A computed fold for a 71-nucleotide RNA from a Candidatus Giovannonibacteria bacterium, annotated as transfer RNA. Rfam family: tRNA. By type it is a transfer RNA. Its family is annotated with triplet codon-amino acid adaptor activity in the Gene Ontology. The sequence was found in a public genome assembly.
[in-house]
RNA sequence: GCGAGUGUAGUAUAGUGGCAAUAUACUUGCUUCCCAAGCAAGGGACGCGGGUUCAAUUCCCGCCACUCGCA
Repeated sequence: GCGAGUGUAGUAUAGUGGCAAUAUACUUGCUUCCCAAGCAAGGGACGCGGGUUCAAUUCCCGCCACUCGCA
């Protein structure tokens, strides 16, 4: 330099054109003599910029970061 892939809560993953989910972590409460475990509730996220669309996390283009392959 060329090609391909992946970017979603602190972390690990799901999701798919119409509300963003689960686990764990965090906070609060219940339980307990205390801790742990358990139960319940709560806050927190779609890499960035454009385009298509009534509507984009999803489709298209570019950029950025990372990974892989080729040279």